[in-house]
RNA sequence: GAGGGUAUAGCUCAGUGGUAGAGUGUUUAACUACAGAUCAAGUGGUCCUUGGUUCAAACCCAUGUGCCCUCU
Repeated sequence: GAGGGUAUAGCUCAGUGGUAGAGUGUUUAACUACAGAUCAAGUGGUCCUUGGUUCAAACCCAUGUGCCCUCU
């Protein structure tokens, strides 16, 4: 320098155009002498940025940025 992939909750990841989810973490309560395990109820995201397409975009398109891979 060229090509490709990827970016969603604190973390690991789902989500193929129509109100954003799971596990885990965390908080509270129950249980316990205490803790762990277990059970219950909560908590947590401008879906990386900026534009475009569309009645409607996390999802499609372009651009930028970060990370990863391949080639040179």